[in-house]
RNA sequence: AACGAAGAGUUUGAUCCUGGCUCAGGAUGAACGCUAGCGACAGGCUUAACACAUGCAAGUCGAGGGGCAGCACGUAAAGGUGGCGACCGGCGCACGGGUGAGUAACACGUAUGCAACCUGCCCGUAACUUGGGGAUAGGCCGGAGAAAUCCGGAUUAAUACCUGGUAAAACAUUAAGUUCGCAUGGAUUAAAUGUUAAAGAAAUUUCGGUUACGGAUGGGCAUGCGUUCCAUUAGGUAGUUGGUAAGGUAAUGGCUUACCAAGCCUUCGAUGGAUAGGGGCACUGAGAGGUUUACCCCCCACACUGGUACUGAGACAGGGACCAGACUCCUACGGGAGGCAGCAGUGAGGAAUAUUGGUCAAUGGUCGGGAGACUGAACCAGCCAAGUCGCGUGAAGGAAGACGGUAUUAUGUAUUGUAAACUUCUUUUAGAGGGGAUUAAAAAGAGGGACGUGUCCCUUGUUGCAAGUACCCUUUGAAUAAGCAUCGGCUAACUCCGUGCCAGCAGCCGCGGUAAUACGGAGGAUGCGAGCGUUAUCCGGAUUUAUUGGGUUUAAAGGGUGCGUAGGCGGCGAGAUAAGUCAGUGGUGAAAUACUUCAGCUAAACUGGAGGGCUGCCAUUGAGACUGUGUUGCUAGAAAUUAGUUGAGGUAUGCGGAAUGUGUGGUGUAGCGGUGAAAUGCAUAGAUAUCACACAGAACACCGAUAGCGAAGGCAGCAUACUAAGCUAUAUUUGACGCUGAGGCACGAAAGUGUGGGGAUCAAACAGGAUUAGAUACCCUGGUAGUCCACGCCGUAAACGAUGAUUACUAGUUGUAUGCGAUAUACCGUAUGUGACUAAGCGAAAGCGAUAAGUAAUCCACCUGGGGAGUACGCCGGCAACGGUGAAACUCAAAGGAAUUGACGGGGGCCCGCACAAGCGGAGGAACAUGUGGUUUAAUUCGAUGAUACGCGAGGAACCUUACCCGGGAUUGAAAUGUGCCUGAAGGGAGAUGAAAGUUUUCUGCCGUCAAAGGCAGGCAUGUAGGUGCUGCAUGGUUGUCGUCAGCUCGUGCCGUGAGGUGUCGGCUUAAGUGCCAUAACGAGCGCAACCCUGACCGUCAGUUGCCAUCAGGUAAAGCUGGGGACUCUGGCGGGACUGCCGGCGCAAGCUGUGAGGAAGGUUGGGAUGACGUCAAAUCAGCACGGCCCUUACAUCCGGGGCGACACACGUGUUACAAUGGCGGGGACAGAGGGCAGCUACCUGGCGACAGGAUGCGAAUCUCCAAACCCCGUCUCAGUUCGGAUCGGAGUCUGCAACCCGACUCCGUGAAGCCGGAUUCGCUAGUAAUCGCGCAUCAGCCAUGGCGCGGUGAAUACGUUCCCGGGCCUUGUACACACCGCCCGUCAAGCCAUGGGAGCCGGGGGUGCCUGAAGUAUGCAACCGCAAGGAGCGUCCUAGGGUAAAACCGGUGACUGGGGCUAAGUCGUAACAAGGUAGCCGUACCGGAAGGUGCGGCUGGAACACCUCCUUU
Repeated sequence: AACGAAGAGUUUGAUCCUGGCUCAGGAUGAACGCUAGCGACAGGCUUAACACAUGCAAGUCGAGGGGCAGCACGUAAAGGUGGCGACCGGCGCACGGGUGAGUAACACGUAUGCAACCUGCCCGUAACUUGGGGAUAGGCCGGAGAAAUCCGGAUUAAUACCUGGUAAAACAUUAAGUUCGCAUGGAUUAAAUGUUAAAGAAAUUUCGGUUACGGAUGGGCAUGCGUUCCAUUAGGUAGUUGGUAAGGUAAUGGCUUACCAAGCCUUCGAUGGAUAGGGGCACUGAGAGGUUUACCCCCCACACUGGUACUGAGACAGGGACCAGACUCCUACGGGAGGCAGCAGUGAGGAAUAUUGGUCAAUGGUCGGGAGACUGAACCAGCCAAGUCGCGUGAAGGAAGACGGUAUUAUGUAUUGUAAACUUCUUUUAGAGGGGAUUAAAAAGAGGGACGUGUCCCUUGUUGCAAGUACCCUUUGAAUAAGCAUCGGCUAACUCCGUGCCAGCAGCCGCGGUAAUACGGAGGAUGCGAGCGUUAUCCGGAUUUAUUGGGUUUAAAGGGUGCGUAGGCGGCGAGAUAAGUCAGUGGUGAAAUACUUCAGCUAAACUGGAGGGCUGCCAUUGAGACUGUGUUGCUAGAAAUUAGUUGAGGUAUGCGGAAUGUGUGGUGUAGCGGUGAAAUGCAUAGAUAUCACACAGAACACCGAUAGCGAAGGCAGCAUACUAAGCUAUAUUUGACGCUGAGGCACGAAAGUGUGGGGAUCAAACAGGAUUAGAUACCCUGGUAGUCCACGCCGUAAACGAUGAUUACUAGUUGUAUGCGAUAUACCGUAUGUGACUAAGCGAAAGCGAUAAGUAAUCCACCUGGGGAGUACGCCGGCAACGGUGAAACUCAAAGGAAUUGACGGGGGCCCGCACAAGCGGAGGAACAUGUGGUUUAAUUCGAUGAUACGCGAGGAACCUUACCCGGGAUUGAAAUGUGCCUGAAGGGAGAUGAAAGUUUUCUGCCGUCAAAGGCAGGCAUGUAGGUGCUGCAUGGUUGUCGUCAGCUCGUGCCGUGAGGUGUCGGCUUAAGUGCCAUAACGAGCGCAACCCUGACCGUCAGUUGCCAUCAGGUAAAGCUGGGGACUCUGGCGGGACUGCCGGCGCAAGCUGUGAGGAAGGUUGGGAUGACGUCAAAUCAGCACGGCCCUUACAUCCGGGGCGACACACGUGUUACAAUGGCGGGGACAGAGGGCAGCUACCUGGCGACAGGAUGCGAAUCUCCAAACCCCGUCUCAGUUCGGAUCGGAGUCUGCAACCCGACUCCGUGAAGCCGGAUUCGCUAGUAAUCGCGCAUCAGCCAUGGCGCGGUGAAUACGUUCCCGGGCCUUGUACACACCGCCCGUCAAGCCAUGGGAGCCGGGGGUGCCUGAAGUAUGCAACCGCAAGGAGCGUCCUAGGGUAAAACCGGUGACUGGGGCUAAGUCGUAACAAGGUAGCCGUACCGGAAGGUGCGGCUGGAACACCUCCUUU
């Protein structure tokens, strides 16, 4: 010395950035809502400068005058006395008070000047104050009028008025000096001539009057600088600019007039329009700034609107005058009166702003000699939480953590809560009683003193509205006193109930569709507190207009390019100067405010004293670096000269070949052409093809290239002429001549346009053919403008490097073009261009990186959320098309950039899968079974619905099941359970009724104990039960699917601002993220694999019910028996397979082989096992469970019916259509399971289902128990000896019961069907196909289903182009609810603002013409007057009025144009992926619409190929 700076929410799936919107803070002359105890201080019509009733706001002086109406005293009478209305006269009324309409101006602020001025009262100095005169108001008399008011007559005074004299240091004129000033000019001295003054009162002192000079105060005028917005206001101006002369004024001046000149202002913003009183200050802000002008102070302006002058020191005068206008009031209709933006008050307007109060006590003002009077100025009081400050509503203790409330996991706890109660204490405030101010300093009056003649001092003494107020004392008693807002995030504070996208909330984001911390209520909490919230406005945050302190490649933003005017900026050296700059000093910057400090009200707010500050302006003195100015030099910038050199630079002219088209002729014959495929078209009148010749116009292959030139646009055959530019080298010359560049000028692709040519090709429009749902398109055939030339116009493009120009500086590597150097074509150096990659740095990132987007400097242009909109209006340009300039209302909370992860693509690459292909067998056609939809029905209960519903839940609907329907019952209930009361049963038997359930009658009938309690049961009552009622979108659990696909993640490290990446990518390999190699990664987890079960082989152990080789016995036969463990088998434990071995390939992992060995070979077959997750997937009807709902019913019992219906459609199956077969006869071989309310041998009966007997077996013991196959025979291609549906009849069995609605048997009947359209399914080996067997459920069975078992037993896979699904990498994206995405335009509907519009209405301003009050100035013969003068009448000017034409602004307007917004409208599909024709820009044409096409341009296009370059090894 300094005291000072905070952020948050919202774009996304997430991220960074840009960018807007919103919030937290402070403030207010506020208003509104709820609430309210007190005091102090300050404040209070922001709107209608709207209209005002009533009262008050400016009077005073009798010591100027005449006087005496009223009052008092008083007299014999008497204006005689106190006093005094009205009148004459003096001073005041120009202050004080109010308001902000007007005013963008010397109005205000600040600083100067007046040598161009005035100033009453006040102060100082000097001098004077002498004579005279005539009126007039009043009063008196009379008159007019409703009133306001006015008129006449005689008479009267003054400090009123007039006049004579005197008079200069005043004024005017003349003329001479001295001196000063920036100029005009001033000051001063002496002289001469002329002009101009006065008033008295009082009577001891005093107050006045006149003249002059000076001072003070207050004003007037002029000037510099500063002072809002609009350029969609660019030209304005005739007293206009200047001069001369005159007039006028206090004074300068076009202030006014005459004449002369033609000037003056303006892009440094004139003129016009809009808005506005200015300043000190106030609010905010870190500041710079931004905003504001209420209260207080200064200035200005105004006083119903407009104009005018008078008086006066001062006014063009708020409570004066005149006139005009509008309005209001009175009236006797003849005339009059008025101006609250003074204080109160009223009405109106408005969201909104107070008392018709007190006092002159103080402060101040006017008058007066004074006392004093007057004073809505002022001081006080009243009303209002409208503000600031302060005080209070009690304090301490007090846990049974009371009651009550609320919540809850529910009788336990939490919270309200030390809160209350209760105990103790205090008394501010309140009530009562009492006392009681400061404000009064002084002045007047009286007395005294000092100095000496009006000052000071002392004493005394009068005066208080506020106010009996502030304050103090005593006393009573916690007594009289708390609310408001909020509680999703921002933002401090959470639960319950109600509601159910309703009602509502909301500042932004957003809440609410049945579990809302967001709505409403409650409890609780938080914040502030006599207040609290809301609304409005301002600043802040907002660096979001950026001076401090921003940007422009892609986010908004670089002009299309150059030349150049004004302007801005500018190289090196030396003198000079002092405008800028810096320093000192002086003046000013009013006071108040703000700051610091001290003091006074109890403290604070508030107030006072002092100090500093007021960042400014002016003057003066100095400094001389830098900038400027001027002088003089220089050569590094710039330019010029010389010599080379380069190139599709430009303009003009000429020439050339190829191709195309056309024409002519020849050859030649049936097609040509075109497409995805076609057709239109051409062609037998000879096309296409081919040859020759001719003509025409346009464009210039190869070379050719991230090559060259040009300012940009742009430029390409060859040659010539003219012309411009760059670069290089060496010197020379000039000497800063430079850079940039608002306006301006020029150039400027394509399209387009005008005139005239030309017209081969191509080709908007157009026509036809296709495609298509349509196809105003994409494709095809034609085809006109145009494409070309000349001369004009247009002036725009993705005119792009989306990157303005110039200068300087800052590491490298490597190409290339041109020139130069060295001796050279190598290599190197250098200069100027042109490319690539990178350091530092920058950047939001992508990227840029000496050709910067780096570091700096100068100048220009441009940006400030998205849409509306590059639109409207206006203006400028253009022949037009159009171009340039360029808004607003309204609307949204985003729009956007870069990058990330996914998802997706009619993008790409690699790979896999019965995905395709190759095969085998099916489905789709028939009949039947079964499920579903639909329909029907009293009910046809419910659920499942692409893949992933549909022989699914259901692994068994005749009753039951059963949830559905009809009917009949019962209501603590069919079952469970607590409590209270009553009864004594329960159970059993028998009836009645009924379809049953049930209802009801009767008989019998308790345990325990002394009695009870109790047990058991019933009844009644009450808590409760019950619900297949709802919500699978509140849930648990379980399940399906992607998918047995190979993926999904983590820790640490590293990279990136970050989301995130890396790891997990790359190469090879695998069934596999399986492994190997490589590697900023190293490891790990869940998945894969393995471990588990089972089938194949072997070993071992153990042998009953299994087995029987050997031994023995035995039968009709048989492991039947003794025995045996060898074999089979059973079932425990082990072994075995690992690319282990070999060859080849490979770095390895691994691959490969008709390899070896082995029962098995490369995952040995099969099963179980399902990562992170997806589908709000399925299930509340399996179960569980939150919430909601029903409770004589949505619960429950019973009988019957239904779930089994049947024009139809679909799925899944069965049986077939036959000879690889059917039928008849004969003969074989399994596995795995089941069995006592069972399986049943065997016997008998029946054609049979089965029945009657009988035995074994709770089972390796008994039993159920095979078929295809094989052999023989027959059938011979037929609707059949195929096929068996349907129907008739007769039976069997189960069961309470086979009608609806069972299975089976026998006899008979004998339908469709002769291999199945489009399409579609399964399967890669013991698989497909085919054959039978078993089991669960179950009384029985609608099973052809499901789950298992074995028998017989194939074909094919070249391969991965395609279809489907999936995995990895990469790419694009406007998607993220993720392509079933997003999204564009017309049309239709509603609402909103807006443009145009025949017009209509209004407003302010200007112009021309006519008229013209009052009034100043001025003129004048008539009338009056002797005259002065007056009256009257003119002239000029003007407010106002009228009229005319035009411009501008606003409102409204039939109709009309586009725009915006709006849960589910119509038509299409334009864009985003290669968006299915890449998109976009400009332009032109066309089309319902998005849009399409032509021409030129861009990459902000994907994919592919090629080329070039770089890095590493």
The RNA shown here (small-subunit ribosomal RNA) has 1513 nucleotides and comes from an uncultured Bacteroidales bacterium.
It matches the Rfam family "Bacterial small subunit ribosomal RNA".
The RNAcentral record of the sequence draws on ENA and SILVA.